[in-house]
């Protein structure tokens, strides 16, 4: 220089053939206990690395572009 993965919530990840963005932990409040922990309930928290593009419709197709990692020279 060139080939590949990956990028979605505080962390760790699903979302497989284009139309509802969630899981688990972790946080915050309540209830349970003299307290703590462990539980049980409810919440908050992310427009999906980035910028275009195609679509009626994009986390998903296409195109460039960071960034982390691997491989080849």
């Nucleotide at each position: 220089g060139g080939g590949g993965a990956u990028g979605u919530a505080g962390c760790u990840c699903a979302g497989u053939u284009g139309g509802g963005a969630g899981a688990g932990c972790g946080c915050a409040g309540c209830g349970u206990u003299c307290g703590c922990a462990a539980u049980g309930c409810u919440g908050a928290g992310g427009c999906c690395g980035u910028g275009g593009g195609u679509u009626c419709g994009a986390a998903c197709c296409c195109c460039a572009u960071c960034a982390u990692c691997u491989c080849c020279a």

The RNA shown here (transfer RNA) has 73 nucleotides and comes from an Eggerthellaceae bacterium. The prediction has a mean pLDDT of 81. Its Rfam family is "tRNA". Rfam classes the family as a transfer RNA. Lineage of the source: Bacteria > Bacillati > Actinomycetota > Eggerthellales > Eggerthellaceae.